[in-house]
Molecule: c-di-GMP-I riboswitch aptamer
Organism: Saccharibacillus brassicae
RNA sequence: ACCCGAAAAAGGCAAACCCGAUUGAAAAACGGGGGCGCAAAGCUAUAGGGCCUUACCCGCAGGGGAUGGCAGCCAGCUAUCGAA
Numbered sequence: 001a002c003c004c005g006a007a008a009a010a011g012g013c014a015a016a017c018c019c020g021a022u023u024g025a026a027a028a029a030c031g032g033g034g035g036c037g038c039a040a041a042g043c044u045a046u047a048g049g050g051c052c053u054u055a056c057c058c059g060c061a062g063g064g065g066a067u068g069g070c071a072g073c074c075a076g077c078u079a080u081c082g083a084a
Base pairs, nucleotide, nucleotide: 004082005081012038013037017033018032019031020030022029023028036072042077043076044075048074049073050070051069052068056065057064058063
């Protein structure tokens, strides 16, 4: 330095669900509560795959499409602590 991750220590994050006279067409986000879990559950959505949505556009129609989202799906980058 890399790998690894303990019934370790110090801190950290926060799923479902509930509330909102917050934003949005929706997906979703944001704020409060909550705590399933997480060693990257930090950052990146113009490196890439995947997933969600369809205001708008296309189509006679069934339907299709992201310019809108998701990083707690994979991935990339960076990082705390430290036994075996």